[in-house]
């Protein structure tokens, strides 16, 4: 060069097919329990979803381009 697959809180990720308030896990801040610690409850925060353009009343989802990761084929 081409075909597939993936990129969404600090980390793993789920939602995409069939557009309609971005959601779990962990980690994190704060209070409680303890002499403390670890653990165990309650609660708070945090992603405009790789970039840009289009479609749409509305896009993380749809349709073009571009990038970066992976796999397969040349």
């Nucleotide at each position: 060069g081409g075909g597939c697959c993936g990129g969404u809180c600090g980390u793993c990720u789920a939602g995409u097919c069939u557009g309609g308030u971005a959601g779990g896990a962990u980690a994190g801040g704060u209070g409680c329990a303890u002499g403390g610690c670890a653990u165990g409850c309650a609660u708070c925060g945090g992603a405009u979803c790789a970039a840009g353009g289009g479609u749409u009343c509305a896009a993380a989802u749809c349709c073009c381009u571009u990038u970066c990761g992976g796999u397969c084929c040349a």
Background
RNAcentral holds the sequence, with entries from ENA. This is a predicted structure of a 74-nucleotide RNA (transfer RNA) from Marine Group I thaumarchaeote.